[in-house]
Context: one part of a larger RNA
RNA sequence: GAACGAACGCUGGCAGCGUGGAUUAGGCAUGCAAGUCGAACGAGAAUCCGUGUGUUCAAUUCUUCGGGAGAGAACGUGUGGAGGAGAGUGGCGGAAGGGUGAGUAACGCGUGGGCAAUCUGCCUCCGAGUUGGGGACAACCCCGCGAAAGCGGGGCUAAUACCGAAUACGAUUCCUGGUCGCAUGGCUGGGUGAUCAAAGAUGGGGACCCUUCGGGGCCUGUCGCUUGGAGAGGAGCCCGCGUCCCAUCAGCUAGUUGGUGAGGUAACGGCCCACCAAGGCUUACGGGUAGCUGUCUGAGAGGAUGGUCAGCCACACUGGGACUGAGACACUGCCCAGACUCCUACGGGAGGCUGCAGUCGAGGAUCAUUUGCAAUGCGCGAAAGCGUGACAAUGCGACGCUGCGUGGAGGAUGAAGGCCUUCGGGUCGUAAACUCCUGUCAUUCGGGAACAAUGGUGGGGGGGUAAUACUCUCUCCGCGUGAUGGUACCGGAAGAGGAAGCCACGGCUAACUCUGUGCCAGCAGCCGCGGUAAUACAGAGGUGGCGAGCGUUGUUC
Repeated sequence: GAACGAACGCUGGCAGCGUGGAUUAGGCAUGCAAGUCGAACGAGAAUCCGUGUGUUCAAUUCUUCGGGAGAGAACGUGUGGAGGAGAGUGGCGGAAGGGUGAGUAACGCGUGGGCAAUCUGCCUCCGAGUUGGGGACAACCCCGCGAAAGCGGGGCUAAUACCGAAUACGAUUCCUGGUCGCAUGGCUGGGUGAUCAAAGAUGGGGACCCUUCGGGGCCUGUCGCUUGGAGAGGAGCCCGCGUCCCAUCAGCUAGUUGGUGAGGUAACGGCCCACCAAGGCUUACGGGUAGCUGUCUGAGAGGAUGGUCAGCCACACUGGGACUGAGACACUGCCCAGACUCCUACGGGAGGCUGCAGUCGAGGAUCAUUUGCAAUGCGCGAAAGCGUGACAAUGCGACGCUGCGUGGAGGAUGAAGGCCUUCGGGUCGUAAACUCCUGUCAUUCGGGAACAAUGGUGGGGGGGUAAUACUCUCUCCGCGUGAUGGUACCGGAAGAGGAAGCCACGGCUAACUCUGUGCCAGCAGCCGCGGUAAUACAGAGGUGGCGAGCGUUGUUC
């Protein structure tokens, strides 16, 4: 001198863009952060309507004055319809997105390759199929146990839930040919061989058929389902090279190294097991530290760093385990153990902010318990849409970078005042006053965006189709959708009005005098100042530097 996720002191006008728990991976109150689909399925609350009936009223009317009839109203109840809440079965998604860096010195990461040793839901393209049956279990009803969490028994029921059967273009396996390669092998034929599938939903149509008159068959569109092939994207495994310090760590190793066989996996493999052999490694082994990369600096070599953002990895109270699934050994799933916290009727239960806010603690130190799904994306859905603390925004902090302002021009009797003085004067100083202007920012008044594209509805063209239905797609027109926000921006008004400090002044180092103090009080990055004339302490005037900042401290180069 430069830099920072900085902190502290003094000071502080505005805007834009960034950025903000680096310490205790310490403990957490509260709210929210993952749902969605009724076009897979059964059932269905509140509420409203119709109808039957019960009770209590009751306009009016009849009357023998005792009473009778009674439109209509309120409440209750039976039944039918509309309605769709909240649960339930089922599907897809909860493996993404979000957080953190504890662990990890490792094929973890980076880079370059390999898989003839592999898997892949949703998506795209191509082929084939989607036949015919069955039995349950939730919800619901009844009964019971429990303080609760919840649980048990009996009965009814639907499905794209579950289970047999048929069929097999085909796939897998076995047998047998061909061809190719990179060793194991790959690809492609043949076989009465063996094994293996499926689910429906919804829209429209009009001749015909069936009908319990609700509908169904039939034709057709869309979305699904099953089985194959190819792709895209994703994942898994293996290898070369690179990847901190310590030798005051020199030897380490028995599933260890290899083989055979069996198991396991999507897949190779001591991955696991039995047996056999005796091998294997050497900066190994051990200890410390640490997530890695893109990053910064530098001509490079090198050095430093791992914050935001992007990629990969690891973790989710601590340790272990598997289940489901295309994918997890799963942050807001399950089980076990432990520590901690909470509830309890003492028998037993509940929980996991390293999500967004927020709280306590520790700390020199790091923000709102804000708004919205309008946009971008993601999940579900045919769609409308719903959800989304991802995200978009706003707020707070001079934490950083950048921009702007705090006025401009004129103005000498060089005013007053301060300070110094050799008492003549010098200096602050054109600085002020004063005159003439300007109007950025702030203030106030008015106008006022872009981010909006979709989607829905109506018309036109094209495709599917028997079809002018329906549906998909393209295009045109109108309607409508904004959290920020009456914000940005634009215009008007008034008035210099509201907006400057901090540090230094002995040398290094730019900037000097006076007063006080008297080795005291104090300063100090180094050299060093201070003991009665201190440009070095303290104050003042002046000067220098930077400026909404300026210094100090810490860390790195």
Small-subunit ribosomal RNA, 5' domain from a metagenome, 557 nucleotides, folded computationally. Its mean pLDDT, the model's own confidence on a scale to 100, is 81. Its Rfam family is "Bacterial small subunit ribosomal RNA". The RNAcentral record of the full RNA draws on SILVA.